A computed fold for a 72-nucleotide RNA from Myrichthys maculosus, annotated as transfer RNA. The coordinates come from a structure-prediction model, not an experiment, and the mean pLDDT is 81. Rfam family: tRNA. From the family's description: Transfer RNA (tRNA) molecules are approximately 80 nucleotides in length. RNAcentral holds the sequence, with entries from ENA.
[in-house]
RNA sequence: GCCUCAGUAGUUUAAUGCCAAAACACCGGUUUUGUAAUCCGGAAAGUGAAGAUUAAAAUUCUUCCUGAUGCA
Numbered sequence: 001g002c003c004u005c006a007g008u009a010g011u012u013u014a015a016u017g018c019c020a021a022a023a024c025a026c027c028g029g030u031u032u033u034g035u036a037a038u039c040c041g042g043a044a045a046g047u048g049a050a051g052a053u054u055a056a057a058a059u060u061c062u063u064c065c066u067g068a069u070g071c072a
Base pairs, nucleotide, nucleotide: 001071002070004068005067006066007065010024011023012022013021026042027041028040029039048064049063050062051061052060
């Protein structure tokens, strides 16, 4: 330098163009002599950045940024 893949909540992952979902973690409650565990509830991301297409974009297209693999 080139190819490919990935970037979504604090973390790990979902979401075939149509209201971004869950687990763990966190907070409150329940339970316990107390802690953990159980059970119930709650908050937290508009999706790496900027544009384009579209009635509608996490999803399609372009350019960049970051990381990983491969080739030279």